[in-house]
Context: one part of a larger RNA
RNA sequence: GAAUGAACGCUGGCGGCGUGCCUAACACAUGCAAGUCGAGCGCGAACGUGACUUCGGUCAUUAUUAGAGCGGCGAACGGGUGAGUAACACGUGGAUAAUCUACCUGGGGGUGGGGGACAACUUGGGGAAACCUGGGCUAAUACCGCAUCCGUUUCACGGGGCUUUGGCCUUGUGAAGAAAGAUGGCCUCUGAUUCAAGCUGUCGCUCCCAGAUGAGUCCGCGGCUGAUUAGCUUGUUGGUGGGGUAAAGGCCUACCAAGGCAACGAUCAGUAGCCGGCCUGAGAGGGCGAUCGGCCACACUGGAACUGAGACACGGUCCAGACUCCUACGGGAGGCAGCAGUGGGGAAUAUUGCGCAAUGGGCGAAAGCCUGACGCAGCAACGCCGCGUGGAGGAUGACGGUUUUCGGACUGUAAACUCCUGUCAGGUGGGACGAAAAGAUGUCGGUCAAUAUCCGGCGUCCCUGACGGUACCACCAGAGGAAGCCCCGGCUAACUCCGUGCCAGCAGCCGCGGUAAUACGGGGGGGGCUAGCGUUAUUC
Numbered sequence: 001g002a003a004u005g006a007a008c009g010c011u012g013g014c015g016g017c018g019u020g021c022c023u024a025a026c027a028c029a030u031g032c033a034a035g036u037c038g039a040g041c042g043c044g045a046a047c048g049u050g051a052c053u054u055c056g057g058u059c060a061u062u063a064u065u066a067g068a069g070c071g072g073c074g075a076a077c078g079g080g081u082g083a084g085u086a087a088c089a090c091g092u093g094g095a096u097a098a099u100c101u102a103c104c105u106g107g108g109g110g111u112g113g114g115g116g117a118c119a120a121c122u123u124g125g126g127g128a129a130a131c132c133u134g135g136g137c138u139a140a141u142a143c144c145g146c147a148u149c150c151g152u153u154u155c156a157c158g159g160g161g162c163u164u165u166g167g168c169c170u171u172g173u174g175a176a177g178a179a180a181g182a183u184g185g186c187c188u189c190u191g192a193u194u195c196a197a198g199c200u201g202u203c204g205c206u207c208c209c210a211g212a213u214g215a216g217u218c219c220g221c222g223g224c225u226g227a228u229u230a231g232c233u234u235g236u237u238g239g240u241g242g243g244g245u246a247a248a249g250g251c252c253u254a255c256c257a258a259g260g261c262a263a264c265g266a267u268c269a270g271u272a273g274c275c276g277g278c279c280u281g282a283g284a285g286g287g288c289g290a291u292c293g294g295c296c297a298c299a300c301u302g303g304a305a306c307u308g309a310g311a312c313a314c315g316g317u318c319c320a321g322a323c324u325c326c327u328a329c330g331g332g333a334g335g336c337a338g339c340a341g342u343g344g345g346g347a348a349u350a351u352u353g354c355g356c357a358a359u360g361g362g363c364g365a366a367a368g369c370c371u372g373a374c375g376c377a378g379c380a381a382c383g384c385c386g387c388g389u390g391g392a393g394g395a396u397g398a399c400g401g402u403u404u405u406c407g408g409a410c411u412g413u414a415a416a417c418u419c420c421u422g423u424c425a426g427g428u429g430g431g432a433c434g435a436a437a438a439g440a441u442g443u444c445g446g447u448c449a450a451u452a453u454c455c456g457g458c459g460u461c462c463c464u465g466a467c468g469g470u471a472c473c474a475c476c477a478g479a480g481g482a483a484g485c486c487c488c489g490g491c492u493a494a495c496u497c498c499g500u501g502c503c504a505g506c507a508g509c510c511g512c513g514g515u516a517a518u519a520c521g522g523g524g525g526g527g528g529c530u531a532g533c534g535u536u537a538u539u540c
Stems, first nucleotide, its partner, number of pairs: 001540004006536005013387006019380002021345001026343003030340003035073003040070002043067001048061005080298003090222007099215002104211008112146001114144002121136006153176010181203006190196002224270003231261003236258008273295004277288004300321005323334004351377001353376003359373001360371004390420004400411004424481001426476005434467001439461008484529005489510003495524005505512002
C1' cells in the first nucleotide's frame, strides 16, 4: 500500500446493489417449513333452512359436502450445518467385458378369466393418557392364484461368428415367469325407449428393446505438519470352496499357504471438509475456502435395519444413552446444524414480517392445492458504488478570534450583502415494467365412421401483482433540513501561543517531558480523508 463475513471509539443526510453467529455441532417456549389425487375405492356427518309431530322426535335439504380411512405418487428433491474425515473424501483423467436407474422420450407386443381378505364403519373390553385389543360387515388401479408370452431373463441340453474376465451378434428344443382399470364422446355396423354391447379419444397397467438423466464401484496422478512418532499388520496378504450384493472384491465365512506395508516416511500423533474460486503480488509465490456454484459428510449421542427405483432416511421406525416435559406412578412424549424467534456463550452478526404475482419443485386429466425453496419488504454506514449538504458575484479585506517587532499579519471571498439554481429530503397529483400462461370462444389441421370428443396452430375476448400507490414523471415551496474524523518532531503532507515542569502525560519505530516543549494538555492556524474518519485484529 492492498484486503476483510470484521469489532471498538467519535460522527452520521439520501439512494442502488450486495452482505450479515467466524464463538456453544450449546439448550430450546411458540408458529410455520410436504403434501397431493374423488378422473383408483368404500364410507359419510353437523350447524343452518324447510315440512311433519304423540313435543320424545322424524323426514327432506345442507351433501357429487366437511371429514377421516384404504390405495397411488411424492416425502431420498428442495433447505441447513461443517462436527467428523488426511480418506479414492475431493480435484483431474480413465475403467465398468463387474452394475442399477421411478417419473420422461422413441420403438414393439399384450391388457383374458377368477378368488379370498383388511381398514374405514359397527359392537365389546382395557388404559389417566399415549394408545392397545376381541367379534362382525365391505370396496378398489390394495392383495393372491390361473391362462397367454413378440422380445427378454433364468434354468436344462446344444450349434456358429466376432471379442478385452460375466461382452456382442446369430440359431434350435423344452421349462419357468405379466397385467387394472378410470374417464369423455358417438351411433357407421348388431340389438334398441333412454341406450347397451360395440366403436372411438385421453389417462393408466404389464412385458421387452433403446435413449436420456441420475447413481454405485474400481484405478492412475495431485494437494497439510511432526522422526523429540521407526517399525506396523492376523481377515492381516494371497489362494480354493461357499455365502452375500444391482455389481468386481476378505465384503463375509470354512480350509490352505505366510504373506502385505515402510526412510520415495509405513504406523502413530496433531490439524483440517475438498474444489471452482477469493485476497495479495509485476510475476513466481504466499494466505484463505464467508456469500454464489460442484462434490462429500452429518441431523440430540451411539447402533440397527424396514419400506422403496432410490435412504440405512433432518421435520420416518426400532434399541441403548444423556437431557427436557406430562403422569392417576402403572406408563408415555420430544429432538430448530429448516424460516423466524428465545436463553446462553461472545468484541460481534437481523423480523416470531408479506406473498405464492414471477421462477422452480411435489401431486393432479385439469381447475387447483401445497411450497419460510423462492420473490419481496424490515433492521445494520457491514461493504462497494452514486448523489447531496448549494452556485456566481462580493474588500472599507467588517466584527470577533489568534498573534505581534504594536506598524501590522492571519482567519479571509470566508461572512454579511446582491443575483441565481432546485439534486436529495418534504408536500400535492398522476403512475408502471415485471403477465405470459390458464379459461371462454371462433377458425384451420390431425385422430376417427363422425361436422362428438380429444390434441395442436392462429385470431378475438376475459382474468391474475406480494413488492406497491413503490420505481418513475409532473407540479409546489424555500438555501431552507443535511460534516465530521484523524493528524501537524523525523519517517510523513502540515507551526505558533499559553499551561505544565522527568509531574501530568505521549508513543508504530527512533524517542519526547527535569522552566521559553513545533513531540504532553488547551487555543489559533494548517495538512489529509470525507458520510465517514481513526484504532485494534488478521493476510499478502